[in-house]
RNA sequence: GAUCGACAAAGCCACGUUCGCAUGUACAUGGAACACGGAAAGUCACGGGUCUCAUGAAGUAGUUUUAAGGUGUUUUCGAGACAGCCGGACCGCCAAA
Numbered sequence: 001g002a003u004c005g006a007c008a009a010a011g012c013c014a015c016g017u018u019c020g021c022a023u024g025u026a027c028a029u030g031g032a033a034c035a036c037g038g039a040a041a042g043u044c045a046c047g048g049g050u051c052u053c054a055u056g057a058a059g060u061a062g063u064u065u066u067a068a069g070g071u072g073u074u075u076u077c078g079a080g081a082c083a084g085c086c087g088g089a090c091c092g093c094c095a096a097a
Base pairs, nucleotide, nucleotide: 005094012038013037016034017033018032019031021030022029023028036084042090043089044088046087047086048085049082050081051080052079053078056076057075058074059073060072061071063069
């Protein structure tokens, strides 16, 4: 120095819940409290996967003056979210056997 990761030491993050908090169509993100857990639960949407749908397009069901329009729903274009889903890339504390 590297690998490994301990009934070691100092620290770190914060599941989920709550908020007559904020942003957002939403998924979700941020803030505060607590602490499920985590050796990368540090950073990055590169690959897979999961989630969302305001808008655009197409189909479909009801309504209706059996028209328009509007509502619900399905598919799709595209966009977004998740790093504590998995893989990958980069950086990194300590130092026992």

Predicted 3D model of a 97-nucleotide RNA (c-di-GMP-I riboswitch aptamer) from a Desulfobacteraceae bacterium. The prediction has a mean pLDDT of 80. The sequence was found by an Rfam model in a public genome assembly.